The RNA shown here (transfer RNA) has 73 nucleotides and comes from Methylacidimicrobium fagopyrum. The coordinates come from a structure-prediction model, not an experiment, and the mean pLDDT is 80. It was read from a public genome assembly.
RNA sequence: GGGUUGGUAGCUCAGUCGGUAGAGCAGUGCCCUUUUAAGGCAUUGGUCGAGAGUUCGAGUCUCUCCCAACCCA
Numbered sequence: 001g002g003g004u005u006g007g008u009a010g011c012u013c014a015g016u017c018g019g020u021a022g023a024g025c026a027g028u029g030c031c032c033u034u035u036u037a038a039g040g041c042a043u044u045g046g047u048c049g050a051g052a053g054u055u056c057g058a059g060u061c062u063c064u065c066c067c068a069a070c071c072c073a
Stems, first nucleotide, its partner, number of pairs: 001072007010025004019056001027043005049065005
């Protein structure tokens, strides 16, 4: 330098055909318990890597750039 895959909540990851952004864990509050752990209920948390384009509408499609891993040189 070229190619492939990926970047979504604090962490690990889903997100179908373009149509209300989600799960588990973690956090917070409450219940339970002599206490802790475990368990139950509720709940907070998002610049969907950045910018632009297409579209009535983009996490999803297109372009440029950034970052990570791998392959080739």